[in-house]
C1' cells in the first nucleotide's frame, strides 16, 4: 500500500468484486494433550421432578424425649424474606450518561446526651365439639411474652404564643446484649434542573389538568401530584405531535485518524418477573421463589369446590442452524439469624461436556545415494517423487506404568485430589489433515468427458488436444484445525468534518423579488458571550497503554503510573469574532446635468402582397409534381385590367447590433411608463451580499367564455408511391394560430456554465458616452464578439464575459434499468403538474479523445468502369461440366466475384477410389526375428473353377563374391509375432502449394518531437507521375519491404563462325543437284544502341509536361517471368507430408461384372450455322512454332474413302509429317435453297484380348432445328479484336476442350455526369465479428416481483358510551372517640357497544415492468440512416 472488470485500445467517470481483521456463531472433512477463557443470539414459547432463605428456645407459653446434664419441636414473637440470582419484554423517556442543585427520608452500623415509673385486658399453641373429599376451616373453653394497651415523666414536635401533644422490656444472664427519646455521622433512596441520546416530512400542526396564578388536600419531601376558582395559556421547522425501531453505559470489533458498526461474558443504572389491575406490611416493596381480584393455561376433584406460576440452579419438551450436567461441596470468599456453638445459602468455590475461542506443547533427532522399488510423466535418453523410505546411531517432551507428595488454612476444618509438582523405567513407541493450484493469487502435467456432466467470489471455463469439470501424480498455503455460510468495520476519497463534486460523465431550481437564517467595510473606547492560558473538583471499577511482579513460558491474573481527548467552577488575558456607544466614507443609496436603446402598456395611422368578390379583355387549358392524379375550367379557368373588401404580418434599413430578470421584444405616430450608462457637485453614513419556506413573471401547445378567421394548417377526405403506406409528395381542409378576459406552469425554458465581491499577459473588432490632441490618432467607463499568455481540465476546450486564483450564501448529484413511475398529499374544469419510493433485474450503463471500418457524406484521381466502336454470348441443333432426379452404383472433391472444357495432359477392361458377387487374412507393399531351400523364368499336358488362382507331371536352364569357412550377399518358401495397409473423418488440429483484392500502390521500422494516453508526426501539404515516381516546403531525419531497375524473347546494327543453311558474281543441274563462295538471307554467341542526352515552348529558376530535330525504336519502344504488409478459419486430409481419431478374417488386398457415359428438366462454358464479303466445282501461291526408332513415313500401288499394301529416307536446320484463308475462272439468285447439318438407316475403316451397355472415322441414303435471337449480359484500343488454319502434351485409340505457331488483318476513344472497382484527404458515427454491422416496438410463449381492485382477515389505536371485581378514598349508619363492620357514592383493570384511523395478509380480475441461443410483423434510431435528430405539448 492495492488488484480484477465497462473498449479493437486508450484516458476518464462509476458501480460491483477480492485481498485485511474480528465473531457468544453455525455447517463440511479431520482431530494427540495441557492451561485459561467461553456456552439459547430463536419461543418475555410451555414446564415433570429435585433443590435455590431461612434463622433464634439468651422473648413467650406448651409437647414429647432425656444419660437428669439437656435436647428436639409445632405455635406467638423478633429480624431477615426490598439483598443475593435471573431476563431485557416493555420504554425515544430525566430511562441512561455527564455535571450541577435542594424541599426530604433512612432498618441493621458509629458517636454525643438522656431515659426506662405504675397498671390493664386479650390471643394462638392447647383441649373439647363440629363442617369439608381435600385445601381449609367454624364454635365454645383455658393461657404467655421483648405481642397488645392505658397513666404518668420529656431535651422533642406543633401553635392562634395561650397552649396542646408524645416513650420505653427488665427478658436472659457470669461479664455483657437487648429497650425508648433527641442530635450528628456514615451507607441506601426519593425528588429537580443544564447538556448529549436513533429513522421518518409520502407524519405540520399539537394541548382543557392543557399552561399559569391564588387556596386547599395529599406525600418523606418541592410540584397540577389531586381539587375548587380564575386567567388563557404552553409546545413546534433548532422538527412539536404522530409512526417505526430499541434497554442505557463504561466498553468491544474496526480504522493511520476522523469516524462506522455493536452493547454476549464482567462492571454500573433502569425495568420485568404468566397478561392486566391494586393496595396491604415494613426502615426500604406497590415485593421473582408475599396477599387480593380479573384473564388465558395446566393439574386435582367426591363436581360442591381448590391448587400453580424455573425470564433462580440443573433438567424436559417446543422452536431453530445452533448453545452443557437433573454433578461435588461450604475447604475457601461473601450473605441472612444467632450472644454463641451453629444453621442456611444451585451466590459462590469446583469438577463434567463442547476444537467454541486465545495461548502453549508434541506426533521425533542425525546420518544416510544402489539416487532402491512402487507411482506418475516421458522427445524413451531420462525426469520426478526424493534423504522421502528401508537400513544405522541417538532421545523420551506429551502419553503410559511404578513412587513420592505440596500450596491453597489465621488454632481446628480441603470439595477440588492422591490435584499440581518431583523421581524412576519402557518403547519410535500411541499422535495429521483440510483447503487450493487460468488471471486476482503462492502453487502444473496426464487420463476421462465433450456447451453433456459439472465449475463459479469477480473476469469467466465446459461445442474431442480443458493447467478452470472429474480423478491422479506432482506442487502451493495453514496446521489440531482447515474450509464454507452469515455478519460487522476496513480497503470505500462510492456521502468527502479531516477528504468529493455539477459545461460534455448523475448534478445550477426557467427567471427575479424577498422573510427567516448565513456572512459582512474602516477608526477608537468599554465588556468578556465565544477564544486561550493557570488552578480545583469530578471523569466508579475493570479495558486500553506504560513499567515490573506471579504461574516452567505463554494466554491469565496482580502491583504501580499514565491516560480517560468531557463536564462544572474559578483566577486572568483582549489579538480575533461578537456585544454596546461614539465616529469615517472608499461598499451601497439619493441629488444635478447629459445620452442610447425592436424595454413594458394603449391608441390610431400607412404601404406592398395573399385571398375572395364585381366588372372588362381573352382562349383552352391550368394547377401540381421524380413522374402523375385528385382539383379547377367552354356554366369561360388559368393570364391580364380597374375596383371593393377581409384579415394577418410588417420585405429593404439589418448588423458578428440594440434593449429586456428570464420568457421574448421589429412597420410609423401620439400618450403614460420602467431600467441601465456617462460626467459633475452635494447628501445619507454599512443603509450591504446571499436567500430555505414565500410571492410575481414564465415560449408554443391546450382548456374556459365570447369575438374574429385572409394565409398557413394537428384531426379529416381524396390522388399518388409502395409488398403495405394509417406517412414521407400532392389537392382540400376542421380545431387552432389573431384579438379580449381567465386557467395552466411545462420546454433541448441552453451559455446543457446560480448570484455577488475582489486578483490575475495581452492582440484584433465593435455599441454608447467622457476627456486629451499635433485631428493622424491616444485614453478611459459601461456593454458586446474573436484570438490568445499563465492557470485550469479527463480531454474536447475555459482563458478579465473563467471552467484561472479566493471569498460568502443558496440550489442540487451519489451506479445502470425498474422511473420521473406506483400510492399518499398539494395544486389544477380538464389535460396534468410538483413532490416522489420500492420489489426486481444487469455488471456494467456513461464521457472525452484514437485507429479502423462503413455512409443511399464531400473533394480529387486511376482502371475496357462508363462512354464511342467492333465481334459476341442470352434463342437453334451438337459437344463439355454442373445442379436436380434417378439408379444396387450413377465414387469424390470445387460453390457469388475467387465452383461450373475446374482435379481429369484424354472412365471401353485397367486408371476406379462407387456398386453386386466371388475369394485371401502376417497380408497386394516395408522392416525385424527363427527355420528351411537354392535358383528365377519360359513352355507343354491333364484336373477344378466364370475367373483371379489352386494341385499334379514333364522338359529347358542352374544365382554373385570369396579370405574357399554354409564365410558374406541375393533370392524364395513356411510359422508366430511386433506390425503392414487404409482415395476411412477432421482443411475449423497443421506443414506445403494455390486463387482473390491485385501488379493495386501501398505497408512498416529506428531515433527524434507532440501527446497523461491509445496514437500521431514521418506517410500530410503545392505540383507531378504508371507508381509513397519525382521536385519543393515541412519537427522532423533516415532506413526497410513493395514501385522501377537488374533478368528472358523480340524490334536495329556490328563483329565472329560456316553444316545439313544461303546463292550476288563463275560455271554446272531437272532439281544449290554439283564445283565454288560465305557477299546477302539465316542460324547463334558477344557486343552496341535510348539517357528527356540535344532544341523551343511552360513551369517555380524545380520535378515534370508540351512540340520538334536526329533515329530501326521516344519518354515505361512491345511482350513475359517477377505479386509488399496482409483480407477471405478462401481449397486442398482425393498429389505429397502430418498431430488426433476410427477399422484390423476388414473401412485392408485381390477377381468377373456393371457403374463414373443413366435422363421430363435447369444453368454455365463452347462448337457449327442460320448463308451472298456466301456455298459448290476447277485453278494457284505463301508459313511458324514443333514432333518423329514399339516412331515419322516419301515416292510407287491398290481402293469413291477411312485405310490398305510394298518400303525410299531419317538416331533429323540433311529424310517425313505439312498448311488454309487468300488469288483467278465458272455456277448457284434470296429459297428453309447448290445455305444448315443434327437424327437416322445400312455397308465399312483403324486401334485394341476386348468398341453392346460405351471409341474414333468412311461411303451411300435421310436431310431435323435455325431466316441474326427478350430481359438481360461478356470479351477487347493494334499487329490489338475478328477471320484462316498448323502444331504438340495426354494417348493403345478417341477432344468442338487446354497450351502453342503462324497467315490475312480492322473500328472507335467527345469525355469522366452516371454503373461497377480500387487509392488519397477529410467528415459523420450509438459500427470493431466492424453496414451481411448495430437496433426499436407491439404481437405469441415460459417465469418472476409488483401497481389497482368488489371483498375478506388479523395487529395497533383515537373518541363517546355501558356495565364494573379487587382496592382504596369519601360520606352516612353503628361506636363515648378511633378501629373493625354495614351501606352508599365517584374513581377503576378486564369485557361490551358504536363510528373512525392507520397497518398488514389473502383474493377472483385487470394495469405496466423486469428477464428469456435461435417466433411473428415491420424497420423508428446510429451515415443527410435514405423524410436531419431531439425538447414541451395537442
Nucleotide at each position: 500500500a492495492g488488484g480484477g472488470u465497462u473498449u479493437g485500445a486508450u484516458c476518464a467517470u462509476g458501480g460491483c468484486u477480492c485481498a485485511g481483521a474480528a465473531c457468544g456463531u453455525a455447517c463440511g472433512c479431520u482431530g494427540g494433550c495441557g492451561g485459561c477463557g467461553u456456552g439459547c443470539u430463536u419461543a418475555a414459547c410451555a414446564c415433570a421432578u429435585g433443590c435455590a432463605a431461612g434463622u433464634c428456645g439468651a422473648a413467650c407459653g406448651a409437647a414429647c424425649c432425656u444419660u437428669c446434664g439437656g435436647g428436639u419441636u409445632a405455635g406467638u414473637g423478633g429480624c431477615g424474606g426490598a439483598c443475593g440470582g435471573g431476563u431485557g419484554a416493555g420504554u425515544a423517556a430525566c430511562g441512561c450518561g455527564u455535571g450541577a442543585g435542594a424541599a426530604u427520608c433512612u432498618g441493621c452500623c458509629c458517636u454525643c446526651a438522656g431515659g426506662a415509673g405504675g397498671g390493664g385486658g386479650a390471643u394462638a399453641a392447647c383441649g373439647g365439639u363440629u363442617g369439608g373429599a381435600a385445601a381449609c376451616g367454624a364454635c365454645c373453653g383455658c393461657u404467655a411474652a421483648u405481642a397488645c394497651c392505658c397513666c404518668a415523666u420529656a431535651u422533642g414536635c406543633c401553635u392562634a404564643c395561650u397552649g396542646g401533644u408524645g416513650a420505653a422490656a427488665u427478658g436472659a444472664a457470669u461479664u455483657u446484649c437487648g429497650c425508648c427519646u433527641g442530635a450528628g455521622g456514615a451507607u441506601g433512596a426519593g425528588c429537580u434542573c443544564g447538556c448529549g441520546u436513533c429513522u421518518g416530512a409520502u407524519u405540520a400542526g399539537c394541548u382543557a389538568g392543557u399552561u399559569g396564578g391564588u387556596g386547599a388536600g395529599g406525600u418523606a419531601a418541592u410540584g397540577g401530584c389531586u381539587c375548587a376558582c380564575c386567567a388563557a395559556g404552553g409546545c413546534u421547522u433548532c422538527g412539536a405531535u404522530c409512526a417505526g425501531u430499541a434497554g442505557c453505559u463504561g466498553g468491544u470489533c474496526u480504522g493511520a485518524g476522523a469516524g462506522g458498526a455493536u452493547g454476549a461474558u464482567c462492571a454500573g443504572c433502569c425495568a420485568c418477573a404468566c397478561u392486566g389491575g391494586g393496595a396491604c406490611u415494613g426502615a426500604g416493596a406497590c415485593a421473582c421463589g408475599g396477599c387480593c381480584c380479573a384473564g388465558a393455561c395446566u393439574c386435582c376433584u367426591a363436581c360442591g369446590g381448590g391448587a400453580g406460576g424455573c425470564a433462580g440452579c440443573a433438567g424436559u419438551g417446543g422452536g431453530g442452524a445452533a448453545u452443557u450436567u437433573u454433578c461435588c461441596g461450604c475447604a475457601a470468599u461473601g450473605g441472612g439469624c444467632g450472644a454463641a456453638a451453629g444453621c442456611c445459602u444451585g451466590a459462590c468455590g469446583g469438577a463434567g461436556c463442547a476444537a467454541c475461542g486465545c495461548c502453549g506443547c508434541g506426533u521425533g533427532a542425525g546420518g544416510g545415494a544402489a539416487g532402491a522399488a512402487g507411482g506418475c510423466c516421458c522427445u524413451u535418453g531420462g525426469g520426478u517423487u526424493g534423504u522421502a523410505a528401508a537400513g544405522c546411531u541417538c532421545u523420551u517432551u506429551c502419553g503410559u506404568c511404578g513412587g513420592g507428595g505440596a500450596a491453597g488454612a489465621a488454632a481446628a476444618u480441603g470439595a477440588c485430589u492422591g490435584u499440581a509438582c518431583c523421581c524412576g523405567a519402557a518403547u519410535a513407541a500411541g499422535a495429521a489433515g483440510g483447503u487450493c493450484c487460468g488471471g486476482c493469487u503462492a502453487a502444473c502435467u496426464u487420463c476421462g468427458u465433450g456447451c453433456c456432466a459439472g465449475c463459479a467470489g469477480c473476469c469467466g471455463c465446459g461445442g474431442u488436444a480443458a493447467u478452470a469439470c472429474g480423478a491422479a501424480g506432482g506442487g502451493a498455503c495453514c496446521u489440531a484445525g482447515c474450509g464454507u455460510a452469515g455478519u460487522u468495520c476496513g480497503g470505500a476519497a462510492u456521502u468527502a468534518c479531516u477528504g468529493g463534486g455539477c459545461u460534455u460523465a448523475a448534478a445550477g431550481a426557467g427567471u427575479u423579488c424577498g422573510u427567516a437564517g448565513g456572512u459582512g467595510g474602516u477608526u477608537g473606547a468599554a465588556a468578556a458571550a465565544g477564544u486561550u492560558g493557570g488552578u480545583g473538583g469530578u471523569g466508579a471499577a475493570a479495558u486500553c497503554c506504560c513499567a515490573g511482579a506471579g504461574c516452567u513460558u505463554a494466554a491469565c491474573u496482580c502491583u504501580g503510573g499514565a491516560a480517560c481527548u468531557g463536564c462544572c467552577a474559578u483566577c486572568a488575558a483582549a489579538a480575533c469574532u461578537u456585544u454596546u456607544c461614539a465616529g469615517c466614507u472608499a461598499g451601497a443609496g439619493u441629488u444635478u446635468g447629459a445620452u442610447a436603446g425592436a424595454g413594458g402598456a394603449a391608441a390610431g395611422c400607412a404601404g406592398a402582397a395573399u385571398u375572395u368578390c364585381u366588372a372588362g379583355u381573352g382562349u383552352a387549358g391550368a394547377g401540381g409534381u421524380g413522374a402523375a392524379a385528385u382539383u379547377c375550367g367552354u356554366a369561360g379557368a388559368u393570364a391580364u385590367u380597374a375596383g371593393a373588401a377581409a384579415g394577418a404580418a410588417u420585405a429593404c434599413c439589418a448588423a458578428u447590433u440594440g434593449c429586456g430578470a428570464a420568457g421574448g421584444c421589429a412597420g410609423c405616430u401620439u400618450u403614460c411608463u420602467g431600467g441601465a450608462u456617462c460626467a459633475u457637485u452635494a447628501c445619507u453614513g454599512a443603509c450591504a451580499c446571499u436567500g430555505a419556506g414565500g410571492a410575481a413573471c414564465g415560449a408554443a401547445a391546450g382548456c374556459a367564455u365570447g369575438g374574429g378567421u385572409a394565409g398557413c394548417g394537428a384531426a379529416g377526405a381524396g390522388g399518388a408511391u409502395u409488398a403495405g403506406a394509417u406517412a414521407c409528395c400532392c389537392u382540400c381542409g376542421u380545431a387552432g394560430u389573431c384579438c379580449a378576459u381567465g386557467c395552466c406552469g411545462u420546454a433541448a425554458a441552453c451559455g446543457a456554465u446560480g448570484u455577488g465581491u475582489g486578483u490575475u499577459a495581452g492582440a484584433c473588432g465593435u455599441u454608447g458616452g467622457a476627456a486629451a490632441u499635433u485631428u493622424a490618432u491616444u485614453u478611459u467607463c459601461a456593454g458586446u464578439g474573436u484570438c490568445g499568455c499563465a492557470g485550469c481540465g479527463a480531454a474536447a476546450g475555459c482563458g478579465a464575459u473563467a471552467a484561472a486564483c479566493a471569498c460568502a450564501c443558496c440550489g442540487c448529484c451519489u451506479g445502470g434499468g425498474g422511473a420521473g413511475u406506483a400510492c399518499g398529499a398539494c395544486c389544477g374544469c380538464a389535460a396534468g403538474g410538483u413532490u416522489a419510493a420500492a420489489a426486481c433485474u444487469c455488471a456494467a450503463a456513461u464521457g472525452a479523445a484514437u485507429u479502423g471500418a462503413c455512409g443511399g457524406g464531400g473533394a480529387c484521381c486511376c482502371g475496357c468502369a462508363c462512354a464511342a466502336g467492333u465481334a459476341g454470348u442470352g434463342g437453334a441443333g451438337c459437344a463439355u461440366g454442373u445442379g436436380g432426379u434417378u439408379u444396387a452404383a450413377u465414387u469424390c472433391g470445387a460453390a457469388g466475384a475467387u465452383a461450373c472444357g475446374c482435379g481429369c495432359a484424354g472412365a471401353a477392361c485397367c486408371u476406379u477410389a462407387c456398386c453386386a458377387a466371388c475369394a485371401c487374412u502376417u497380408g497386394a507393399c516395408a522392416u525385424g526375428u527363427u527355420c528351411g531351400u537354392c535358383g528365377c523364368g519360359a513352355c507343354u499336358u491333364u484336373a477344378a473353377g466364370a475367373g483371379a488362382u489352386u494341385a499334379a507331371a514333364g522338359u529347358u536352364u542352374u544365382c554373385g563374391g570369396u579370405u574357399c569357412g554354409g564365410c558374406c550377399g541375393g533370392a524364395c518358401g513356411a510359422a508366430a509375432c511386433a506390425c503392414a495397409g487404409g482415395u476411412g473423418c477432421u482443411g475449423c488440429a497443421u506443414g506445403g502449394c494455390u486463387g482473390u483484392c491485385g501488379u493495386c500502390a501501398g505497408c512498416u521500422c529506428g531515433u527524434g518531437u507532440c501527446g497523461u494516453g491509445a496514437g500521431a508526426u514521418g506517410u500530410u501539404g503545392g505540383g507531378u507521375u504508371a507508381a509513397g515516381u519525382c521536385c519543393c516546403g515541412c519537427a522532423a531525419c533516415g532506413a526497410g519491404c513493395g514501385c522501377a531497375a537488374c533478368c528472358c524473347c523480340u524490334a536495329c546494327u556490328u563483329u565472329u563462325a560456316g553444316u545439313u543453311g544461303c546463292c550476288a558474281c563463275c560455271a554446272u543441274u531437272u532439281a544449290g543437284u554439283u564445283g565454288g563462295g560465305c557477299a546477302c538471307u539465316u542460324u547463334a554467341a558477344a557486343a552496341g544502341a535510348a539517357c528527356u542526352g540535344c532544341c523551343a515552348g511552360u513551369g517555380a529558376u524545380a520535378a515534370g509536361c508540351u512540340g520538334g530535330a536526329g533515329g530501326a525504336a521516344g519518354g515505361u519502344g512491345g511482350g513475359g517471368a517477377u505479386g509488399a504488409c496482409g483480407u477471405c478459419a478462401a481449397g486442398u486430409c482425393c498429389u505429397c507430408a502430418u498431430g488426433g481419431c476410427c477399422c484390423u478374417u476388414a473401412u485392408g488386398u485381390g477377381u468377373u461384372g456393371g457403374g463414373c457415359u443413366a435422363c421430363a428438366c435447369a444453368c454455365g462454358u463452347g462448337c457449327u450455322a442460320c448463308a451472298a464479303u456466301g456455298g459448290c466445282a476447277c485453278u494457284u501461291a505463301c508459313a511458324a512454332u514443333g514432333g518423329g526408332a514399339u516412331g515419322c513415313a516419301a515416292a510407287g500401288a491398290g481402293g469413291u474413302g477411312a485405310c490398305u499394301c510394298u518400303u525410299a529416307g531419317c538416331u533429323a536446320a540433311u529424310c517425313c509429317c505439312a498448311a488454309a484463308a487468300a488469288u483467278g475462272u465458272g455456277u448457284c439468285u434470296c429459297a428453309g435453297u447448290u445455305c444448315g447439318g443434327a437424327u437416322u438407316g445400312u455397308a465399312c475403316u483403324c486401334u485394341g484380348u476386348a468398341a453392346c451397355u460405351c471409341g474414333a472415322g468412311u461411303g451411300c441414303a435421310u436431310g431435323a432445328a435455325g431466316c441474326u435471337g427478350g430481359a438481360a449480359u461478356u470479351g477487347c484500343u493494334a499487329g490489338u479484336a475478328a477471320u484462316c488454319g498448323c502444331g504438340g502434351a495426354u494417348c493403345a485409340g478417341c477432344g468442338c476442350g487446354c497450351c502453342g505457331c503462324g497467315g490475312u488483318g480492322a473500328a472507335u476513344a467527345c469525355g469522366u455526369u452516371c454503373c461497377c472497382g480500387g487509392g488519397u484527404c477529410u467528415u459523420g458515427u450509438a459500427c470493431a465479428c466492424a453496414c451481411c454491422g448495430c437496433c426499436c416496438g407491439u404481437c405469441a410463449c415460459a417465469c418472476c416481483a409488483u401497481g389497482g381492485a368488489a371483498g375478506u382477515u388479523g395487529g395497533u389505536u383515537a373518541c363517546a358510551c355501558c356495565u364494573u371485581a379487587a382496592g382504596g378514598c369519601a360520606a352516612a349508619g353503628c361506636u363515648u372517640a378511633u378501629a373493625c363492620c354495614u351501606u352508599u357514592g365517584a374513581c377503576u383493570a378486564c369485557g361490551g357497544u358504536a363510528c373512525g384511523a392507520u397497518c398488514a395478509g389473502c383474493a377472483a380480475c385487470u394495469g405496466g415492468g423486469g428477464u428469456g441461443a435461435a417466433g411473428u410483423c415491420g424497420u423508428a434510431a446510429c451515415a443527410a440512416g435514405g423524410u436531419a435528430a431531439c425538447c414541451g405539448u395537442a
The RNA shown here (small-subunit ribosomal RNA) has 1434 nucleotides and comes from an uncultured bacterium. The RNAcentral record of the sequence draws on ENA. Its Rfam family is "Bacterial small subunit ribosomal RNA". Rfam links the family to the GO terms ribosome and structural constituent of ribosome. The prediction has a mean pLDDT of 84.